Bacterial RNase P class A from an uncultured Dehalococcoidia bacterium, 407 nucleotides, folded computationally. It matches the Rfam family "Bacterial RNase P class A". Rfam classes the family as a ribozyme.
RNA sequence: CCAGGCGAAUGGGCGGCCGCCUCCUGCGUGUAGCGGGGGGAGGAAAGUCCGAGCACCUUCGGGCCAGGGCGCCCGCUAACAGCGGGGCGGGGCGACCCGACGGAAAGUGCAACAGAAACACACCGUCUUGGCGAUUCUUUCGUUGAGAUAAGGUUGAAAUGGCGAGGUAAGAGCUCACCGCCCGUCCGGUAACGGCCGGGGCAGUGCAAACCCCGCCCGGUGCAAGGCCAAAUAGGGGGGCUAUGACGAGGCCCGGACAGCUCCCGGGUUGGCCGCUAGAUCCCGGUGGCAACAUCGGGACCAGAUGGAUGGCCGCCACCCUGGGUCGGUGUGAGGAAGAAGGUCGAUCAGGCUGUAAACUCUGCUGACUCAUGGCACAGAACUCGGCUUAUAGUCUGCCUGGUAGG
Numbered sequence: 001c002c003a004g005g006c007g008a009a010u011g012g013g014c015g016g017c018c019g020c021c022u023c024c025u026g027c028g029u030g031u032a033g034c035g036g037g038g039g040g041a042g043g044a045a046a047g048u049c050c051g052a053g054c055a056c057c058u059u060c061g062g063g064c065c066a067g068g069g070c071g072c073c074c075g076c077u078a079a080c081a082g083c084g085g086g087g088c089g090g091g092g093c094g095a096c097c098c099g100a101c102g103g104a105a106a107g108u109g110c111a112a113c114a115g116a117a118a119c120a121c122a123c124c125g126u127c128u129u130g131g132c133g134a135u136u137c138u139u140u141c142g143u144u145g146a147g148a149u150a151a152g153g154u155u156g157a158a159a160u161g162g163c164g165a166g167g168u169a170a171g172a173g174c175u176c177a178c179c180g181c182c183c184g185u186c187c188g189g190u191a192a193c194g195g196c197c198g199g200g201g202c203a204g205u206g207c208a209a210a211c212c213c214c215g216c217c218c219g220g221u222g223c224a225a226g227g228c229c230a231a232a233u234a235g236g237g238g239g240g241c242u243a244u245g246a247c248g249a250g251g252c253c254c255g256g257a258c259a260g261c262u263c264c265c266g267g268g269u270u271g272g273c274c275g276c277u278a279g280a281u282c283c284c285g286g287u288g289g290c291a292a293c294a295u296c297g298g299g300a301c302c303a304g305a306u307g308g309a310u311g312g313c314c315g316c317c318a319c320c321c322u323g324g325g326u327c328g329g330u331g332u333g334a335g336g337a338a339g340a341a342g343g344u345c346g347a348u349c350a351g352g353c354u355g356u357a358a359a360c361u362c363u364g365c366u367g368a369c370u371c372a373u374g375g376c377a378c379a380g381a382a383c384u385c386g387g388c389u390u391a392u393a394g395u396c397u398g399c400c401u402g403g404u405a406g407g
Base pairs, nucleotide, nucleotide: 001403002402003401004400005399006398007397009395010394012317013316014315015314016313017312018311020040021039022038023037024036025035026034027033042378046389047388049387050386051385052384053383054222055221056220057219060255061254062253063252064251065250067218068217069216070215071214072086073085074084075083076082087101088099089098090097091096102213103212107211108210109207110206111205123153124152125149126148127147128146129145130144131143132142133141134140161179162178164176165175166174180202181200182199183198184197186195187194188193226274227273228272229271236265237264238263239262240261241260281300282299283298284297285296286295287294288293319375320374322372323371324370325369326368327367328366329365330364331363333362334361335360342354343353344352345351
């Protein structure tokens, strides 16, 4: 200097003139209003994909079923499909990144096309042998039957584990050594798992993000939840169930407890208050932990709107892109600059060997100043919080990996 990996912060500032929401306070007539003071959108407020706080449904007890979620191990957390660390597998030279990561030896199913063949059927081949023919006549070849074979070739994502040797009529874990796989003792580790050793010829490939099997966990609905007040109307109409106890947290069953429950048509009200912001909150520091985080101490109060507030206009600046100008820096680039100069040999020749520069010009990169045009990201709370996912112009910064030239 170039390329890359992982992480963090920020994402505008100042002034002027007007205009908003909310809280406190003073005046005023407790209306309306005027003055003073404090505060007023995000890292994602988005998506509504998870989890929870909170609220209501009789969960009160027991049982069965369905549905859903998760899926290596150990931790964190209120919890989670989240986060941290580790194991194993895969990608990358590497820093690092990815993983829907229990089971294919319980069963069922799928694998297009290709291929002989996808739970298994031999196309080309190889070997043995009968018939026929040819022949270089012990032999070899062709053709046609029977038997054996899956080592070689073909196809594919995948073909009875791989490679080598032996063996065989030719072959095959048929046998053996090594690797892979399975089982076991021991050792290390909390564990997933790893290692040494021993045994076994060894379950036909892949897919479970196919059905399924195994293990663990799980009520539903949601702030338009749910309460309170006021007001108005039609003490309207028609059905069903229920004291033999109905309805009522997925369905069913058994109990307990409770008195009304439910469907259709029609009418009235659409107002106000609470919920609504002091929180699993934020900041700083100590201790423990690889970390996620926990704990202790100190400090802070930072929107609560409801057709829905924080805005409009103007000016200056910051930042970015492109182009121009001035002054520099730097380079391994090109010219200058060619076998110049110099040195040396040679006879002071011819020539041989060696050997190299500057000013300057262009140019690559780059710094400062200045001018002009243009740009200035994604994007707005609506009960709250922890995550995940998606969008994001730029600025700034830490650590790490690879490469290049020089010192």
The prediction has a mean pLDDT of 75. The sequence was found by an Rfam model in a public genome assembly.